[in-house]
RNA sequence: UAGAGUUUGAUCCUGGCUCAGAACGAACGCUGGCGGCAGGCUUAACACAUGCAAGUCGAGCGCCCCGCAAGGGGAGCGGCAGACGGGUGAGUAACACGUGGGAAUCUACCCAGCUCUACGGAAUAACUCAGGGAAACUUGAGCUAAUACCGUAUACGUCCUUCGGGAGAAAGAGCUCCCGCUAUUGGAUGAGCCUGCGUCGGAUUAGCUAGUUGGUGAGGUAAUGGCUCACCAAGGCGACGAUCCGUAGCUGGUCUGAGAGGAUGAUCAGCCACACUGGGACUGAGACACGGCCCAGACUCCUACGGGAGGCAGCAGUGGGGAAUAUUGGACAAUGGGGGCAACCCUGAUCCAGCCAUACCGCGUGUGUGAAGAAGGCCUUAGGGUUGUAACGCACUUUCAGUAGGGAGGACCCUGACGUUACCUACAGAAGAAGCCCCGGCAAACUCCGUGCCAGCAGCCGCGGUAAUACGGAGGGUGCGAGCGUUAAUCGGAAUUACUGGGCGUAAAGCGCGCGUAGGCGGCCUGAUAAGUUGGAUGUGAAAGCCCUGGGCUCAACCUGGGAACUGCAUUCAAAACUGUCAGGCUAGAGUGUGGUAGAGGAUAGUGGAAUUUCUAGUGUAGAGGUGAAAUUCGUAGAUAUUAGGAGGAACACCAGUGGCGAAGGCGGCUCACUGGUCCGUAACUGACGCUGAGACGCGAAAGCGUGGGGAUCAAACAGGAUUAGAUACCCUGGUAGUCCACGCCGUAAACGAUGUGUGCUAGCCGUUGGGGCCUUUGGGUUUCAGUGGCACAGCUAACGCGUUAAGCACACCGCCUGGGGAGUACGGUCGCAAGAUUAAAACUCAAAGGAAUUGACGGGGGCCCGCACAAGCGGUGGAGCAUGUGGUUUAAUUCGAAGCAACGCGCAGAACCUUACCCACCUUUGACAUGCUUGUCGCAGAUUCCAGAGAUGGAUUCUUUCAGUUCGGCUGGACCGGAGACAGGUGCUGCAUGGCUGUCGUCAGCUCGUGUCGUGAGAUGUUGGGUUAAGUCCCGCAACGAGCGCAACCCUCGCCCUUAGUUGCCAGCAUUUGGUUGGGCACUCUAGGGGGACUGCCGGUGAUAAGCCGAGAGGAAGGUGGGGAUGACGUCAAGUCCUCAUGGCCCUUACGGGCUGGGCUACACACGUGCUACAAUGGCGGUGACAGUGGGCAGCGAACUCGCGAGAGGGAGCUAAUCUCCAAAAGCCGUCUCAGUUCGGAUUGUUCUCUGCAACUCGAGAGCAUGAAGUUGGAAUCGCUAGUAAUCGCGUAACAGCAUGACGCGGUGAAUACGUUCCCGGGCCUUGUACACACCGCCCGUCACACCAUGGGAGUUGGGUUUACCCGAAGGCAGUGCGCUAACCGCAAGGGGGCAGCUGACCACGGUAGGCUCAGCGACUGGGGUGAAGUCGUAACAAGGUAACC
Repeated sequence: UAGAGUUUGAUCCUGGCUCAGAACGAACGCUGGCGGCAGGCUUAACACAUGCAAGUCGAGCGCCCCGCAAGGGGAGCGGCAGACGGGUGAGUAACACGUGGGAAUCUACCCAGCUCUACGGAAUAACUCAGGGAAACUUGAGCUAAUACCGUAUACGUCCUUCGGGAGAAAGAGCUCCCGCUAUUGGAUGAGCCUGCGUCGGAUUAGCUAGUUGGUGAGGUAAUGGCUCACCAAGGCGACGAUCCGUAGCUGGUCUGAGAGGAUGAUCAGCCACACUGGGACUGAGACACGGCCCAGACUCCUACGGGAGGCAGCAGUGGGGAAUAUUGGACAAUGGGGGCAACCCUGAUCCAGCCAUACCGCGUGUGUGAAGAAGGCCUUAGGGUUGUAACGCACUUUCAGUAGGGAGGACCCUGACGUUACCUACAGAAGAAGCCCCGGCAAACUCCGUGCCAGCAGCCGCGGUAAUACGGAGGGUGCGAGCGUUAAUCGGAAUUACUGGGCGUAAAGCGCGCGUAGGCGGCCUGAUAAGUUGGAUGUGAAAGCCCUGGGCUCAACCUGGGAACUGCAUUCAAAACUGUCAGGCUAGAGUGUGGUAGAGGAUAGUGGAAUUUCUAGUGUAGAGGUGAAAUUCGUAGAUAUUAGGAGGAACACCAGUGGCGAAGGCGGCUCACUGGUCCGUAACUGACGCUGAGACGCGAAAGCGUGGGGAUCAAACAGGAUUAGAUACCCUGGUAGUCCACGCCGUAAACGAUGUGUGCUAGCCGUUGGGGCCUUUGGGUUUCAGUGGCACAGCUAACGCGUUAAGCACACCGCCUGGGGAGUACGGUCGCAAGAUUAAAACUCAAAGGAAUUGACGGGGGCCCGCACAAGCGGUGGAGCAUGUGGUUUAAUUCGAAGCAACGCGCAGAACCUUACCCACCUUUGACAUGCUUGUCGCAGAUUCCAGAGAUGGAUUCUUUCAGUUCGGCUGGACCGGAGACAGGUGCUGCAUGGCUGUCGUCAGCUCGUGUCGUGAGAUGUUGGGUUAAGUCCCGCAACGAGCGCAACCCUCGCCCUUAGUUGCCAGCAUUUGGUUGGGCACUCUAGGGGGACUGCCGGUGAUAAGCCGAGAGGAAGGUGGGGAUGACGUCAAGUCCUCAUGGCCCUUACGGGCUGGGCUACACACGUGCUACAAUGGCGGUGACAGUGGGCAGCGAACUCGCGAGAGGGAGCUAAUCUCCAAAAGCCGUCUCAGUUCGGAUUGUUCUCUGCAACUCGAGAGCAUGAAGUUGGAAUCGCUAGUAAUCGCGUAACAGCAUGACGCGGUGAAUACGUUCCCGGGCCUUGUACACACCGCCCGUCACACCAUGGGAGUUGGGUUUACCCGAAGGCAGUGCGCUAACCGCAAGGGGGCAGCUGACCACGGUAGGCUCAGCGACUGGGGUGAAGUCGUAACAAGGUAACC
């Protein structure tokens, strides 16, 4: 010392990305009251107009001017200062900086001490005169002074010395007294030099170096030194990173951080470097000099074109650049600096002011009261809520700002820019003063409207496709507040480079293996030492800053006193445990010796048998071979097969084993010789000789390469045959490299135990290999060392798992990793004959990629089981005609919905009108319907008739009826007409906003929960297992024990019996009759109430003594769920339905509402589904006095009887139904027809009728007569059914005026088959794999096409940097020369000495020529890569992914 979001259906882990914090010389957007304090070109070291930024001294000197003078002024000579102060960070990776040391140095002014200050001389500026020039400036002649210059003298001390000696100084000024001057010593200050340590990245920079390294001598410097030169030697630096490249001023500090660290080097302070660019020196104490000089270059300016001038990285300011950074201000009052004796002068240093919310700090924009909870806004469930005590109102206050007055300190004698200062007082008045961001999660804060994957948002995850808390607006809210947000960049969080503090079996990560160099690490004992280590002391670690504690501004920021700290470095003293070093010793590590030992260890030569192939010969005949099936192929020229013999090459069956050996790769017939290592025993020898190991070196499967052999098999490439949509594959037939040998390369593999090597320690048990010991009954037992396996404790691990052969606990050393992709790629280097190997990036792009485990789902995975699932059967569909539904087409409309199973005789239990939703025409607008309000009426309204009209509707007419309560009020209710405005209405949209209902998996046996237990967790267990069942049914077992929804049962019905009750039912016996018609009876049938009965209960067998199963067992009407029905778990399909109903939202409102006539839903080239009727003799036709059951009936069923060929008509008994009626049952039985488009079949059509209805044209059903189509059993395919079932036969009902081949029911007749679970389909349980989770209708790969992006190559081209050789050689100092010139000194003079110009030389900046290296830009064309909503081709991977995958 805080975490959070994001990979998944969920989980744990790994791992990246992102956020919350702090901070800033900031900028931008919106906004802006005051003050204090600080800060303010980070970019173009780009260019600069203008002004200022360094002068001063007359007490050094002469001259000139003004003035009466005093004095003042001016330009010069001279002195001091212009090396400080101020600016900037280009360069610099360096003794530049930091820190600590050091010796061979200088130091003006300052301080202290000491010494001297004597005598002379020659010039020169100014000035005058004369010139040159546009100017800048300059030439000649002449005069003059000094604290300017020179000589001599002197020398305490100083310096040199060959130790004899030699050299060397001065300046004066002014009015007292001071200021100066000279030499020298010491100090102080400042500076120079040397040095230990520290100080960025790159090895895709590995070698660098010729004054280079050292020496000697000389020169040079203030001083050491290759600093320079001559000579000599050949050194010096470097993996502890030289050289090269890139980047960079360094530090105190600053920001961040718990710290360690990381980042940074604005302001302030120390150091360095630079001053337009490059070079150079002069002067000086100090410079190689920002506002000095010379030269070269670029640029700018002036010019009379001849020449000149300049350097803001000083303060302001301008242009430019840029996202961006201020006034051409005041003052020397203070502090400080320069000069001066001083007064004083100068000072863009400095002190102040101005501008800027740039940062930090402080203050204010009012305070109290105030509920009618005002208005307005917003929301609303319409009640209310919220804005909100907020406002208004009332009562107060006056900080800040304003006005007026007073007024410090900074000043210590004078002196105040700031200054309208700070501060104090008075006055007026709430008066002048609030915004910005955010409100999906992270992360505090929510609603409405608009929009509709659009517009837009977004830090990450992600929002937006009609109900957006995520966009935009509004209301409200949160946060901060004169600011608030955004962006950039820094640290943090990030233990995400891990020193503190990470990892490497599977997530990224152990080199393929060994040997060994450097390095790192290292056994036991003793002594010494003191490098590391530890402690003390001393010095240093500038100030400021941070921290602590005081103080001053009203507080704070800010300023300030003191302290602490500065974790460092150096010196010194001490200690001696540990590490190191030195010395001595030891034997436990390691090695040697010695005796044994097993082995596919290596390599050479020889040799053996089996097999394949081939050749020869024999036998033998038509096929062989091959496959899923075939074909290519071989074979009558004799194959295959078989026998014998020969040849040749390669590999070594059995033994053979989670056996052996080897470092790994790897090694397998046998034999001889050669050779490496291991292991065991022994304890003679050595005496730490050890471990690891960057580089280096060696070995290193297969494939491949080179040369030469060899070549039997197998077999890339290739050819053919198949397969296939294709098949450049899988399969087949052939077949070349290769496979083998020798020599030489290559150097990689999923080179794997995906596990580096070594050492020690830490429970065991069971195998096995090689040795040894002990015991032994000779079978064996036990023990030990070295291997090799299995299981398992502790421990570890994300889990899986590992577990003395560690992935445990430790130590030593090496290698490697840091998100995925791009990419093990490009470029560069090295290696290679090549193939290629090795080393190894970036741009760009994504928010994941990944590991282990979990639950599902899935598999052309496995096991078990079930189902009319298959099989076994019976009958159908698919072909025909028709019916019906659908698609399509058509149409004004053919209303709408349903779409694999699970849409399609479905919604529709019945479209001529109606229905009706559709279309055309017409009409209507508070409406056909509901609730309020209101006028009127109670002669309202209903019905009849007539007229117009297609009708709705409109107009007229007649008849009927005369509301209820009452407080007695035209009061209330009710009905109706009219009116207005709320509203009605909508089969309009959304079933992907919904409720309800329904389908489906599936009547499948499953789906869950509580507690406990296990697991970090998702989850598991239970529910799995062994049996069993129709069943998660039951039994047993079991870390589970129980429970719930399902199953079963309870319910209904059918089957047997009993009982109760007998009318409309029944009739045995009695009577009666045409007739259960009647009397009578209710025994039977039947009806409908209630009971009984069946439970594997009994027996035998089997099973585990269980559950259960088996039995043509018993009994029973019924037997193992007795048959049937109702009953549908958790859930799935965004399944279906907004057109049943309900309902959110949206939409229409003289229409998308309402009414009505007619039409349409009935169309018709065609396609499909479901059915009916058939194709016939198991039949058709004719005849016939056989036998049911369910159910229905008053706007009804309708008998008898009559008529009609018939549909039907007339008729009307009976019946509100066990009474009457529909009602005839049909298959059946008898006869006939005799295989044909028929006596089958009935479509179609003509015609005449019947019925219903307002009405049968579009468009009903039926009857009679006539007509008599297709069709002769139906391709591929496909459906139903397991017993009273299929098949077949008829009957009834609902809705309905009428209309069925449909639907729902009813009974009659009444089969066949099931070996069985291999296969198809569906389902259940367990298990396995998975890259799937929208869950295989999943996921996903590559080419191609298109667009965009970055990047490699690229003929070349452009520019930068650097370097080599050579050329040129400004200024300058140095060296030489110095014939020209020359005041001081010497000399009587001549002349000399000295000096100067000039000349020469080497050095050298810029520049030039040629070449090398390197970096960058552009580049026709080209390579791959990335991204992209949709595209093309295939389907490589994930399941056994359909040929296991991978290297």

RNAcentral holds the sequence, with entries from ENA. Predicted 3D model of a 1447-nucleotide RNA (small-subunit ribosomal RNA) from an uncultured prokaryote. It matches the Rfam family "Bacterial small subunit ribosomal RNA". The prediction has a mean pLDDT of 85.